RNA sequence: GCUCUCAUAGCUCAGUUGGUUAGAGCAUCUGACUCAUAAUCAGAGGGUCACAGGUUCGAGCCCUGUUGAGAGCAC
Numbered sequence: 001g002c003u004c005u006c007a008u009a010g011c012u013c014a015g016u017u018g019g020u021u022a023g024a025g026c027a028u029c030u031g032a033c034u035c036a037u038a039a040u041c042a043g044a045g046g047g048u049c050a051c052a053g054g055u056u057c058g059a060g061c062c063c064u065g066u067u068g069a070g071a072g073c074a075c
Base pairs, nucleotide, nucleotide: 001073002072003071004070005069006068007067010026011025012024013023019057028044029043030042031041032040050066051065052064053063054062
C1' cells in the first nucleotide's frame, strides 16, 4: 500500500427481508425477604446504534467517505 471483518447501555452481546416504543444477560440504584449479609424476587435508571454525508415515505440495518480495532496479502 491492497483486501476482508468488526464498532449498538458501564461490560459481553442479540437485533430476522428496511416498518408498531432499540432489547437481553451481568453490573449499578431502590424496595421486598433476613437479626444482619449473601442468595432470591419485584422495580427503576442508563443509548446522538463510532463520526459525517447520501438513498428512501421510513435507516441500527442499504450506499459513500472518515476514524479506531482485528485478520490476511504484498514490499